A computed fold for an 87-nucleotide RNA from Anaerolinea sp., annotated as c-di-GMP-I riboswitch aptamer. Its mean pLDDT, the model's own confidence on a scale to 100, is 88.
[in-house]
RNA sequence: AGGUAAAACCAGGGAAACCUGGUGACGCAAAGCCAUGGGUCUAAAGUCAUAAAUACCAUUUAUGGUCAUGACCGCCAGGCUGCCGAA
Numbered sequence: 001a002g003g004u005a006a007a008a009c010c011a012g013g014g015a016a017a018c019c020u021g022g023u024g025a026c027g028c029a030a031a032g033c034c035a036u037g038g039g040u041c042u043a044a045a046g047u048c049a050u051a052a053a054u055a056c057c058a059u060u061u062a063u064g065g066u067c068a069u070g071a072c073c074g075c076c077a078g079g080c081u082g083c084c085g086a087a
Base pairs, nucleotide, nucleotide: 003028004027008023009022010021011020012019013018026074032080033079034078036077037076038075039072040071041070046066047065048064049063050062051061052060053059054058
């Protein structure tokens, strides 16, 4: 000289965490990118248990437990890339 953009609000996507766009600026010298190691978040589907209903021994619904294959790079570390500059 520039860059970026938290919370909040609006619209959309998603089961959710969260993401995308607009407004907005808490901050950030990597708050650029990557899910590689930790960590955190969500739990649809699956599965287990309980209860109820239908019906004929199985199915459906509700609740609870469990569980990333989902999410977070502005949680930490790591990898890659990058602006200014000797104060």